[in-house]
RNA sequence: UCCGAUACUGGCAAAACCGGGGUAACCCGGUGACGCAAAGCCACGGGUCCUUCCCAAAGGAUAGCCGGGUUACCGAAG
Numbered sequence: 001u002c003c004g005a006u007a008c009u010g011g012c013a014a015a016a017c018c019g020g021g022g023u024a025a026c027c028c029g030g031u032g033a034c035g036c037a038a039a040g041c042c043a044c045g046g047g048u049c050c051u052u053c054c055c056a057a058a059g060g061a062u063a064g065c066c067g068g069g070u071u072a073c074c075g076a077a078g
Stems, first nucleotide, its partner, number of pairs: 003078001011036002016031006034064001040070003044067003047062006
């Protein structure tokens, strides 16, 4: 230095409801507390979803679907 159990301190916030934005997927704020050690950040690959659309193709959403990239807290035994 890397992997790594766990405690403290701190962090994030699913569904649902309320308000707002968007054609939509979905997003933002509040309440909330299902979960999360990257549930921080990045649409690069795949998946899923939405829109235009006969198809093809294009544009978009999702990082809390998986992989990848990048930064980061504690650090027992080994």